Description: Transfer RNA from a Thermoplasmatota archaeon, 74 nucleotides, folded computationally. The coordinates come from a structure-prediction model, not an experiment, and the mean pLDDT is 82. The sequence is in RNAcentral, with records from ENA. Its Rfam family is "tRNA". Rfam's curators write: Transfer RNA (tRNA) molecules are approximately 80 nucleotides in length.
RNA sequence: GGGGAUGUGGCCUAGUUGGUUAGGGCGACGGACUCAUAAUCCGUAGAUCGCGUGUUCAAGUCACGCCAUCCCCA
Numbered sequence: 001g002g003g004g005a006u007g008u009g010g011c012c013u014a015g016u017u018g019g020u021u022a023g024g025g026c027g028a029c030g031g032a033c034u035c036a037u038a039a040u041c042c043g044u045a046g047a048u049c050g051c052g053u054g055u056u057c058a059a060g061u062c063a064c065g066c067c068a069u070c071c072c073c074a
Stems, first nucleotide, its partner, number of pairs: 001073007010026004019057001028044005050066005
């Protein structure tokens, strides 16, 4: 230099043919239970989806550019 894959809360991840609440698990915080802790149960907060532009009535999802990580070729 050429090609490909991936990028969604603090962490892991679902969302695959565009359609209206961005869901789940772990973790955090509060509460119940307990003499107390753990476990269990209930609740709360936290992501506008790597960054931007475009297409569309509508974009996490499609197109283009860029960035990061990984793989292959030279």